The RNA shown here (transfer RNA) has 73 nucleotides and comes from an Armatimonadota bacterium. The coordinates come from a structure-prediction model, not an experiment, and the mean pLDDT is 81. Taxonomically the source falls in Armatimonadota (Bacteria, Bacillati). It matches the Rfam family "tRNA".
RNA sequence: GGGGGUUUAGCUCAGUUGGGAGAGCGAUUGCUUUGCACGCAAUAGGUCAGGGGUUCGAAUCCCCUAACCUCCA
Numbered sequence: 001g002g003g004g005g006u007u008u009a010g011c012u013c014a015g016u017u018g019g020g021a022g023a024g025c026g027a028u029u030g031c032u033u034u035g036c037a038c039g040c041a042a043u044a045g046g047u048c049a050g051g052g053g054u055u056c057g058a059a060u061c062c063c064c065u066a067a068c069c070u071c072c073a
Stems, first nucleotide, its partner, number of pairs: 001072007010025004019056001027043005049065005
């Protein structure tokens, strides 16, 4: 320098008709217990990497940029 891939909650990751933003773990609160753990319930937590475009409507399609992984040289 070129090819491919990844980027979504604190962490690990789902998300195919383009229309609801989610799960597990973790956190907080409550219940339970003599107390702790386990268990149960609820709550908080999001610039869907950044920018632009297409569309009535974009995490999702297109373009550019950045970071990371990988292959080729």